[in-house]
Two RNAs folded together computationally: RNase P RNA and transfer RNA, 430 nucleotides in total.
It holds a member of the Rfam family "Bacterial RNase P class A". Rfam classes the family as a ribozyme.
């Protein structure tokens, strides 16, 4: 210098003007409500998808176990918990950095289209081998380890001997057993036996985990209106008065509609340091308080600066100046830990391979 | 906000994991003086993505997208 591999961080800054939401204070008769003013705070790395895991709340449940249903799946650790994360193991891909995958198919059931003889303890289509018949082409009975052919897949692979039929060697895989190393997955070595296809993101088996619902959970308050019933007397209207009717008022009961308050912002919390641990993570110390709306605030405009792209001017060059344009994905709604998905641009660390120079 | 379901031609729908069919519609032709009906034929689809699982995916798995429904 070229080509790659794995991460980490950031997600415009400042100011002015006009507004919006919340808290608190002051003033307005000022306790409430309302208005005005001052002060403080006001989106994200994903706030998203709602895919996992928890907190919290209600329901169920004495406690426990089993079954059903669902989930996870190498080992060890981490954690409130997890399907997350960290380290390690094995297999596969790559020259490599690195990446992808992970219980059991030798417990049972099932499936493997088409083609093919045969798709699972199989079978003989062509070739091959042996016997019988035949002059011969061939016919017939048997054998089969090997070749062809079919297929995604053909009964483990390679080699040697042998030509009635099997034998031997090496390798691979699996099972049993032994020794050594490791916390374990597993690794190394020795012995005996067997050759058994694939699929469990098919049923299933094994081990472990899970009670159900979700903040529209749930709790509190109970105005006004309407409906039904009741009221000895009192108010108003119709009325001269009574009765009566209507309104208002009071009480009782029931049902819904629609508001309000809480849940709801101090938390598995942020930042910094230190100690333990390879790490994920944990302990301790210090410091900070940091959105809480409810058809739903967090915005708009202008200026200055910065970033990127294009054009022009200038400079040997590095660079400098001017003009124009761009600035993503997206937006809290009970909260938290993850995962996944979307994303303009910028910053940065470590590693690999190849080439050049010293 | 929370929780379920669903997606196959233009419409309505089939399909044990093994060649995606059907009805209506569309188009072309025949027949008719012409139209309809009729007859013959043609085109047209698995919402998108995935070195996913598998020999093989509409079907199984994962992630996105759209639509429908329920809960105060």
């Nucleotide at each position: 210098g070229a080509a790659g591999a794995a991460g980490a961080c950031u997600g415009c800054a400042c100011g002015a003007u006009c507004g919006c939401c919340c808290g608190c204070c002051g003033c307005g008769c000022g306790a409430g409500a309302c208005g005005c003013g001052a002060c403080g705070g006001g989106a994200g790395g994903a706030a998203a998808g709602u895919c996992c895991g928890g907190a919290c709340u209600c329901c169920g449940c004495a406690g426990g176990g089993c079954a059903a249903g669902g989930g996870u799946g190498g080992c060890c650790g981490u954690u409130a918990a997890c399907g997350g994360c960290g380290g390690c193991c094995c297999c596969g891909a790559g020259c490599g950095a690195u990446c992808g995958g992970g219980g059991g198919a030798a417990a049972g059931u099932g499936c493997c289209a088409c083609a093919g003889a045969g798709a699972a303890g199989a079978g003989a289509c062509g070739g091959c081998c042996c016997g019988a018949c035949g002059c011969g082409a061939g016919u017939u009975g048997g054998g089969a380890g090997u070749c062809g052919g079919u297929g995604a897949a053909a009964c483990g692979g390679u080699g040697a001997g042998g030509c009635a039929a099997c034998u031997c060697a090496c390798c691979a895989g699996c099972g049993c057993c032994c020794g050594c190393g490791g916390a374990g997955a597993c690794g190394c070595g020795a012995g005996c036996g067997c050759u058994c296809g694939g699929c469990a993101a098919a049923c299933c088996c094994c081990a472990c985990c899970c009670g159900g619902a979700g903040c529209a959970a749930g709790a509190c308050c109970g105005a006004a209106u309407g409906u039904a019933g009741g009221g000895a007397a009192c108010g108003c209207g119709c009325g001269g008065c009574c009765c009566g009717c209507g309104c208002a008022c009071c009480c009782u009961c029931g049902g819904g509609u629609g508001a309000g308050u809480c849940g709801c912002a101090c938390g598995a919390g942020g930042c910094g340091g230190u100690c333990g641990g390879u790490a994920a993570c944990g302990g301790c110390c210090g410091u900070c308080c940091c959105a809480g709306a409810g058809g739903a605030a967090u915005g708009a405009u202008c200026g200055u600066g910065g970033c990127c792209g294009c054009u022009c001017c200038u400079u040997u060059g590095c660079g400098g100046g001017a003009g124009c344009g761009g600035g993503a994905c997206a937006g809290a709604a009970u909260c938290c830990g993850g995962c996944u998905u979307a994303c303009a641009g910028g910053u940065u660390u470590c590693c690999u391979u190849c080439g050049g120079c010293a | 906000g929370c929780c379920g379901g669903u997606g196959u031609a233009g419409c309505u729908u089939a399909a044990c994991g093994u060649u995606a069919g059907a009805g209506c519609g569309a188009c072309u032709g025949a027949a008719u003086c012409g139209u309809a009906a009729u007859c013959a034929g043609u085109a047209g689809a698995u919402g998108g993505a995935g070195u996913g699982u598998u020999c093989g995916a509409u079907u199984c798995c994962u992630c996105c997208c759209g639509c429908c429904g329920g809960c105060u």